[in-house]
RNA sequence: GCGCCGUUGGUGCAGUGGUUAGCAUGCUCGCCUUCCAAGCGAGCGACCGGAGUUCGAGUCUCCGGCGGCGCA
Numbered sequence: 001g002c003g004c005c006g007u008u009g010g011u012g013c014a015g016u017g018g019u020u021a022g023c024a025u026g027c028u029c030g031c032c033u034u035c036c037a038a039g040c041g042a043g044c045g046a047c048c049g050g051a052g053u054u055c056g057a058g059u060c061u062c063c064g065g066c067g068g069c070g071c072a
Stems, first nucleotide, its partner, number of pairs: 001071007010025004018055001026044006048064005
């Protein structure tokens, strides 16, 4: 330099172009318990940036950033 893959809460992952972006974990509060842990309930927290297509984009296209793999 070229190609491919990935990028979503603090972390690890889902997500047919259309519903309130979901699960686990985490954090906070409550319940339970003599206390802690476990368990149960409630809450908090995210789409890498820009442009385009579309009535509508986390999803499709292009450019860029970052990471990984391969080739040179």
This is a predicted structure of a 72-nucleotide RNA (transfer RNA) from Pavlovales sp. CCMP2436. The organism belongs to Pavlovales, within Eukaryota. Its Rfam family is "tRNA". By type it is a transfer RNA. The RNAcentral record of the sequence draws on ENA. Model confidence (mean pLDDT): 82 of 100.